[in-house]
Molecule: Lysine riboswitch aptamer
Organism: Ferrimonas aestuarii
RNA sequence: AUGUCUUGUAGAGGCGCAUCGUCUAUCAGUAGUUCGAAUUAGGGUGACCCCCAGAGAGUUCGAAUCAAAGGAGCCGAUGCCGAAGUGGUUCGGGCGUCAUCCCGGAUUGCUGGGGCUGCAUUCAAUAGGUGCAGCACUGCCAUAGUAAAUCCCUAAAGGAGUUGGGGAAUAAAAUUUACUGUGGAGCGCUACUGAAGGA
Numbered sequence: 001a002u003g004u005c006u007u008g009u010a011g012a013g014g015c016g017c018a019u020c021g022u023c024u025a026u027c028a029g030u031a032g033u034u035c036g037a038a039u040u041a042g043g044g045u046g047a048c049c050c051c052c053a054g055a056g057a058g059u060u061c062g063a064a065u066c067a068a069a070g071g072a073g074c075c076g077a078u079g080c081c082g083a084a085g086u087g088g089u090u091c092g093g094g095c096g097u098c099a100u101c102c103c104g105g106a107u108u109g110c111u112g113g114g115g116c117u118g119c120a121u122u123c124a125a126u127a128g129g130u131g132c133a134g135c136a137c138u139g140c141c142a143u144a145g146u147a148a149a150u151c152c153c154u155a156a157a158g159g160a161g162u163u164g165g166g167g168a169a170u171a172a173a174a175u176u177u178a179c180u181g182u183g184g185a186g187c188g189c190u191a192c193u194g195a196a197g198g199a
Base pairs, nucleotide, nucleotide: 004195005194008192009191010190011189014081016080017079018078019077020076021075023073024072032065033064034063035062036061037060038059039058042052043051044050046098047097048096084111085110086109087108088107089106090105091104092103093102094101112138113137115135116134117133118132119131120130121129122128140184141183142182143181144180145179146178147177148176149175150174151167152166153165154164155163
């Protein structure tokens, strides 16, 4: 020279990821509350405690009044590029208790990224989220081919140049860019750097 190693640092993919905040629409003229009428016994929950209830709970209809949370969009700010999402196991916390559910942690598996479509699920929702499958798109690496450039070799006595030819062979080490095909996965990729080995 080289390039094994999750050495470290800095970066790239793009409708890129996540969090927070203002505003806006939706949720919804819904829930709730009040009044009137009808009906009539349990209702509020999956279960218990507890609460309401023949002084009419609850249900239905009519009238008046009338939300919120979650989710979504624009904008802004912050942290970032396994960003993050999700499955399994497990721990802690939350409601009066258990379960469901919600929040957070540990560990482990899968997913490069965004989009569209279909099915399932969640949701008020045809919005959005999640899972599975399919379709193209896109970025990275490896590999094969084509073309070009740099460079190298070469023909005719010799040298240089030009032209032609070639790039693993008889003469020669190759590198870069673009396109196409195939394959792969983020503990990846690029650049620099560090250590071991080492011509």